Background:
Predicted 3D model of a 75-nucleotide RNA (transfer RNA) from an archaeon.
């Protein structure tokens, strides 16, 4: 230098192929119930500019393009 893969909640990830209505799960956190207390269990709640910019579209996490970070391969 070239190619490929990954980046979505505090953590681990799904959703992208085939665009569609308020973006989800598990763990974790907070509050409440329960309990003598804790843990466990149950319920509720909060938490996201979908790495960043631009474009296409009525509509983008999803398509196009540029770019950043990390990993792998080739030279």
């Nucleotide at each position: 230098g070239c190619g490929c893969c990954a980046g979505u909640a505090g953590c681990u990830c799904a959703g992208c192929u085939u665009g569609g209505a308020u973006a989800g799960a598990g763990c974790g956190a907070a509050u409440g119930c329960c309990u003598c207390c804790u843990a466990a269990g149950c319920a509720u709640u909060a938490g996201g500019u979908c790495g960043g910019g631009a474009g296409u579209u009525c509509a983008a996490a999803u398509c196009u393009u540029c770019u950043c970070u990390g990993g792998c391969g080739c030279g």
It was read from a public genome assembly.
Rfam family: tRNA. From the family's description: Transfer RNA (tRNA) molecules are approximately 80 nucleotides in length.